The RNA shown here (c-di-GMP-I riboswitch aptamer) has 97 nucleotides and comes from Pristimantibacillus lignocellulolyticus (SeqCode).
RNA sequence: UGGAAUAAAAGGCAAAUCCGUACGAAAGUCGGAGACGCAAAGCCACGGGUCUAAAGCAUCAGAUACAUUAGGAUGCAACGAUAGCCGGGCCGCUCGA
Numbered sequence: 001u002g003g004a005a006u007a008a009a010a011g012g013c014a015a016a017u018c019c020g021u022a023c024g025a026a027a028g029u030c031g032g033a034g035a036c037g038c039a040a041a042g043c044c045a046c047g048g049g050u051c052u053a054a055a056g057c058a059u060c061a062g063a064u065a066c067a068u069u070a071g072g073a074u075g076c077a078a079c080g081a082u083a084g085c086c087g088g089g090c091c092g093c094u095c096g097a
C1' cells in the first nucleotide's frame, strides 16, 4: 500500500427475555443480569427502508339556546428512533501478500 474466502491467537461486542423510584408522548434509549449471534454487531442518520406519531394540520362527534375555546375520536404528518435492515462515509485489532 492493498486484500480478507477459510482457519488460529489475544481480546472485544451482546439478540430475545427478565429486572429498574432512570429518560421519553411513543417508537425506543440508558444501566444490571443474560447470550442468539457478530470480523467491524466500532463510529456517523448522508440516501433508501422500517417503527413510532409528540408538535402541527384536517375531519367528526360533542354538554349548553347558538357559536367558540379547552378536552375527546379518527386520518395525515419526523424535526423522533433504528448503524444487530440495506447502501454510503470515517476509523481500526489480527492474519496473508
Stems, first nucleotide, its partner, number of pairs: 001097001003095002012038002017033004022029002036084001042090003046087003049082003056076005
Rfam family: c-di-GMP-I riboswitch aptamer. Rfam links the family to the GO term cyclic-di-GMP binding. The sequence is in RNAcentral, with records from Rfam. Lineage of the source: Bacteria > Bacillati > Bacillota > Bacilli > Pristimantibacillus (SeqCode).